[in-house]
Molecule: c-di-GMP-I riboswitch aptamer
Organism: Burkholderiales bacterium
């Protein structure tokens, strides 16, 4: 450089719920907390699910990477 994640080794993130803050919502920061995660790093490009508007069933806007495909970048064992 491709690849693998069976066993390691150093670690790593952090669901639900809690307080609290922004938001019309859906969600999201922070903090405490672990249900999981070998990409549970990063991206909203596909689809798909939620939210607001609109509307006569279109269309536009946000969310969601912890829903699935892709793209992208990595420690470590093994090959």
């Nucleotide at each position: 450089c491709c690849u693998u994640g069976u066993u390691a080794a150093g670690g790593g993130c952090a669901a639900a719920c809690u307080g609290u803050c922004a938001g019309c919502a859906a969600u999201g920061g922070c903090a405490g907390g672990a249900c999981g995660c070998a990409a549970a790093g990063u991206c909203a490009c596909c689809g798909g699910u939620c939210c607001g508007a609109u509307c006569g069933u279109u269309u536009c806007g946000g969310a969601u990477g912890g829903c699935g495909g892709g793209a992208u970048u990595a420690c470590c064992u093994g090959g």